[in-house]
RNA sequence: CAGGUGGAGCGCUCUGCCGCCCGAAAGGGAGGAAAGUCCGGACAGGACAGGGCAACCCGCUGCGGAAAGCGCAGACAGGGGCAACCUUGUGUGGGGCGUAACAGAAAACAACAGCCGCAAGGCAAUGGUGAAAACGCGAGGCAAGAGCUCACGACGGGCGGCAGCGAUGUCGUCCGGGUACGCCGCCGGGUCCUGCAAGACCAAAUAUACUGACAGAUGAGGACGGCCCGUCCGAUGUCAGGGGGUAGGUUGCGAAGAUAAAUGGCAGAAUAAAACAGAAACCGGCUUACGGCUCCACCUUUAUU
RNA sequence: GGUGCGGUAGUUCAGCUGGUUAGAAUGCCGGCCUGUCACGCCGGAGGUCGAGGGUUCGAGUCCCUUCCGCACCG
Numbered sequence: 001c002a003g004g005u006g007g008a009g010c011g012c013u014c015u016g017c018c019g020c021c022c023g024a025a026a027g028g029g030a031g032g033a034a035a036g037u038c039c040g041g042a043c044a045g046g047a048c049a050g051g052g053c054a055a056c057c058c059g060c061u062g063c064g065g066a067a068a069g070c071g072c073a074g075a076c077a078g079g080g081g082c083a084a085c086c087u088u089g090u091g092u093g094g095g096g097c098g099u100a101a102c103a104g105a106a107a108a109c110a111a112c113a114g115c116c117g118c119a120a121g122g123c124a125a126u127g128g129u130g131a132a133a134a135c136g137c138g139a140g141g142c143a144a145g146a147g148c149u150c151a152c153g154a155c156g157g158g159c160g161g162c163a164g165c166g167a168u169g170u171c172g173u174c175c176g177g178g179u180a181c182g183c184c185g186c187c188g189g190g191u192c193c194u195g196c197a198a199g200a201c202c203a204a205a206u207a208u209a210c211u212g213a214c215a216g217a218u219g220a221g222g223a224c225g226g227c228c229c230g231u232c233c234g235a236u237g238u239c240a241g242g243g244g245g246u247a248g249g250u251u252g253c254g255a256a257g258a259u260a261a262a263u264g265g266c267a268g269a270a271u272a273a274a275a276c277a278g279a280a281a282c283c284g285g286c287u288u289a290c291g292g293c294u295c296c297a298c299c300u301u302u303a304u305u
Numbered sequence: 306g307g308u309g310c311g312g313u314a315g316u317u318c319a320g321c322u323g324g325u326u327a328g329a330a331u332g333c334c335g336g337c338c339u340g341u342c343a344c345g346c347c348g349g350a351g352g353u354c355g356a357g358g359g360u361u362c363g364a365g366u367c368c369c370u371u372c373c374g375c376a377c378c379g
Stems, first nucleotide, its partner, number of pairs: 002300009013269006020029003031276001035287002038285004043195004055191005060074005075090006091186002095184006112127002114123003135153002138150003155176009199251004208243001210241006221233004306378007315331004324362001333349005355371005
């Protein structure tokens, strides 16, 4: 120099002029994601005496956090990269249950081929298929064999020492032998339901619960086009008060913040202003999208100086 | 703005506890039947399971991200 890894940050700024929204004025006016609505909260309404069960969610350790499918640091195991580093998983279980397609003798109960044995019977070393086959190897042992026994090693667990806050690591000693995945069980922690179109307040017109006054089968009132008569129907009618609730309004609502809904345009400043995108109740996270730029730390197999 | 459901053949839908050829009906194509068409009978084709990634021996199915569609709440 080039390529890369991890972390932090910017997302134009200023001035002038003209506009827009909120506000009495002063003044304030999009983002790192305002997005997706994936988690959690706050708030609000409903439900709820208290306790328990069930159901659902989370699950290595420490710290932070109101909480979180949250963050930081770390442990162990697996995978990727030459490396810096990235990434996935993780409570407990000598309990119970289920599944293991195809292939294969067999998918954990055993059987078959086979080996041994006169036989009764014994065995799981041999069978090469599979993602996975009863721990590996050596010696002993046996009729033939087998952790059946022993040494070494791998794995899992108990106890003790040391290191660490801890997960855990390491050393010693003892014990164990059924593979993978899932469900169930157990342990610890948490969770009621619905969501600002939640909810609260004010409140027309029309109808009306209820209350009061008056009139009314000696016919109130209504229909027959307005009035009178007449005919028909006929038990309520009129006035006043009045609660709930609708339209609508206010609030919820914020030093951006409305209900048609704002946050823009032009010119200049050394100059190109271009990415993803734009608040509708709020907060903390996560995820996704993103042109370009800056800073810090670190790595580089092969190759160049 | 908030909440819920869905995406599988041309169309409408199944697909169970993840298991190896993903089915059904209808439509399409070919044949038979008929004087011909329809009906009917026989056979066949047709699928990136919306997209990407992960878990797993194995994914339409489980998990995450993302795109699209529908419904409800004044």
Two RNAs folded together computationally: RNase P RNA and transfer RNA, 379 nucleotides in total. Rfam match: Bacterial RNase P class A. It is annotated as a ribozyme. Its family is annotated with ribonuclease P activity, tRNA processing and dimeric ribonuclease P complex in the Gene Ontology.